[in-house]
Context: one part of a larger RNA
RNA sequence: GGUUUAUGGCGGAUGCCUAGGCGUAUCGAGGCGAAGAAGGCCGUGGCAAGCUGCGAGAAGCGACGGGGAGGAGCAAACAUCCUGAGAUCCGUUGAUAGCCGAAUGGGGUAACCCACCGAGCGUGAGCUUGGUAUCCGUGAAUGAAUAAAUAGUUUACGGAGGCGAAACUGGGGGAACUGAACCAUCUAAGUACCCCGGGAAGAGAAAUCAAAAGAGAUUCCGAAAGUAGCGGCGAGCGAAAUCGGAAGAGCCUAAACCGUCUGACCACUAAAAUGCUUAAAAAAUUAAUGGCAAAAUGAAAAAUGUUAUUAAGCGUUUUAGUGGUCAGACGGGGUUGAAGGACCGCGACAUCUUUGUAGUCAUGAUAGGAGAAAGGUUUUGGGAAAUCCUGCCAAAGAGGGUGAAAGCCCCGUAUUUGAAAUGAUGACUAUGAGGUAGCGGAAUCCUGAGUACGGCGGGGCACGAGAAACCCUGCCGGAAUCCGGGUCGACCACGAUCCAAGGCUAAAUACUGGAUACGACCGAUAGCGCAGAAGUACCGUGAGGGAAAGGCGAAAAGAACCCCGGCGAGGGGAGUGAAAUAGAACCUGAAACCGUAAACCC
Numbered sequence: 001g002g003u004u005u006a007u008g009g010c011g012g013a014u015g016c017c018u019a020g021g022c023g024u025a026u027c028g029a030g031g032c033g034a035a036g037a038a039g040g041c042c043g044u045g046g047c048a049a050g051c052u053g054c055g056a057g058a059a060g061c062g063a064c065g066g067g068g069a070g071g072a073g074c075a076a077a078c079a080u081c082c083u084g085a086g087a088u089c090c091g092u093u094g095a096u097a098g099c100c101g102a103a104u105g106g107g108g109u110a111a112c113c114c115a116c117c118g119a120g121c122g123u124g125a126g127c128u129u130g131g132u133a134u135c136c137g138u139g140a141a142u143g144a145a146u147a148a149a150u151a152g153u154u155u156a157c158g159g160a161g162g163c164g165a166a167a168c169u170g171g172g173g174g175a176a177c178u179g180a181a182c183c184a185u186c187u188a189a190g191u192a193c194c195c196c197g198g199g200a201a202g203a204g205a206a207a208u209c210a211a212a213a214g215a216g217a218u219u220c221c222g223a224a225a226g227u228a229g230c231g232g233c234g235a236g237c238g239a240a241a242u243c244g245g246a247a248g249a250g251c252c253u254a255a256a257c258c259g260u261c262u263g264a265c266c267a268c269u270a271a272a273a274u275g276c277u278u279a280a281a282a283a284a285u286u287a288a289u290g291g292c293a294a295a296a297u298g299a300a301a302a303a304u305g306u307u308a309u310u311a312a313g314c315g316u317u318u319u320a321g322u323g324g325u326c327a328g329a330c331g332g333g334g335u336u337g338a339a340g341g342a343c344c345g346c347g348a349c350a351u352c353u354u355u356g357u358a359g360u361c362a363u364g365a366u367a368g369g370a371g372a373a374a375g376g377u378u379u380u381g382g383g384a385a386a387u388c389c390u391g392c393c394a395a396a397g398a399g400g401g402u403g404a405a406a407g408c409c410c411c412g413u414a415u416u417u418g419a420a421a422u423g424a425u426g427a428c429u430a431u432g433a434g435g436u437a438g439c440g441g442a443a444u445c446c447u448g449a450g451u452a453c454g455g456c457g458g459g460g461c462a463c464g465a466g467a468a469a470c471c472c473u474g475c476c477g478g479a480a481u482c483c484g485g486g487u488c489g490a491c492c493a494c495g496a497u498c499c500a501a502g503g504c505u506a507a508a509u510a511c512u513g514g515a516u517a518c519g520a521c522c523g524a525u526a527g528c529g530c531a532g533a534a535g536u537a538c539c540g541u542g543a544g545g546g547a548a549a550g551g552c553g554a555a556a557a558g559a560a561c562c563c564c565g566g567c568g569a570g571g572g573g574a575g576u577g578a579a580a581u582a583g584a585a586c587c588u589g590a591a592a593c594c595g596u597a598a599a600c601c602c
């Protein structure tokens, strides 16, 4: 130094276990938020670092219901308390709910700094309390350049904002790698990704299909079928009719016509104000009374001119009324293809039905309650549920626990029962608001226009421009009006079928943060990254990355006391325990590796 045997250390495999995961099914929910969310920061306990709970009223407060003996979380001990006047605990509903965060009085390096206006209180410093963001909508006030006005400004009320499940779904945008063994049409794929919406979404009551027979909104599943087709006819893409099922539900408008109101215009009438009634211009166009003036006559008056008043006429303006036309709003009416409706005539006023609100009932949800039946002085053992003996229950022999393996010890299980309060579904009742028939008519009117359709350029349809219908539309053109119009895969005829250019609509369907049950799912290098203070420690400027770590024992009975030692670490006795080589570095305790002892070999 090696081999072997024995015995230890180290180590933590293996076995057993499960507190946690994973999956499937079912159920419920599908939102929360300026009444301040999600998520945080900081606090909060007698002692309190972490987690949990809670919020300056701070492991909590009130009410109602459940429950029935202990309780003050994880979490022991000490201290101090609560509790049959019903605590702790569970459920429903309330109160409180710091600061940040959409964050919203202004600012800001989140959890901080700094205000203004009002009200109340205070001698006062000041305290308490309410409000003060932006945008949108509606109303009001005010109000520039600039006359009217408008912009702007101010203000009241209402709404929005942000988060969310890495899912599903509708819409608006929209790749490339890749495949084609290259690559360009094509594919990947309308996928990934971005934005805006919903609890489901979207679709939806035929201008649909079909095929000589008919069906009768939409959606989803199975078949049709990897068929018909499309396709550098390559790679690949890929229907529909129809049949079988799930579910089932149908409606409202526009228009014609009628009515009401408002506005504009026109006509007429009335009233008021005002102008003219002299000449001319296209037309039309006066009287009465008083005063004054000049010439002629003259006794006076009349007549003429001028002026004033009154009446009349004409015109203008304003107001009111009536009628007509047009427009708008509201109400009635009306809603379809065997065309229907308006309109006219006759007739009916019942029945059925929809929906809002309230109440009652039922069902189920959010706490719970009742719930059968065994004993032994057999044996073993630390311990009985094992064994032995003798019984019992069973609508309950699912499962778990209890010192080993229990139908009858405990929790449960089968079965049954329960809600003051909250919210859900359904039924019924009451009430409010709607809807709903029939027959016959000659004419007239209405039935969704920059639409249908065409051309050009694109897109969607399984369909790549193709013989390419059908659907959408950026540009250019552009109908018909029921004797009308669309479709039936170019197009035409005949035929069949349907009625576009307005709108709403549950269910069957998709998904899963939650709950429950189950599992030929895992069992600590597995199963979620996480069975422990896990998205923690730690790493990174940051986006982000991201662990390790389970098991004493039935019960702490967790080793009083003594000894060595540094008032150590560690150990030796003693004691507990079935066991301490179960002693906290704690079930089992493999191997590598390191010792000790003995035998043998070199």
Stems, first nucleotide, its partner, number of pairs: 001601009015587001016551002020522002022519006029512002031163002039100003042055003046078001050074002061094006070082003105114003115132007134160009168198006179186001183232001208215002219246005229237002250504003253448001257332021286311008337482001339447004343441004352435012365422002368417003374390003379386001391408002393397001399411003453477008463489001484499005538545002558586001561573004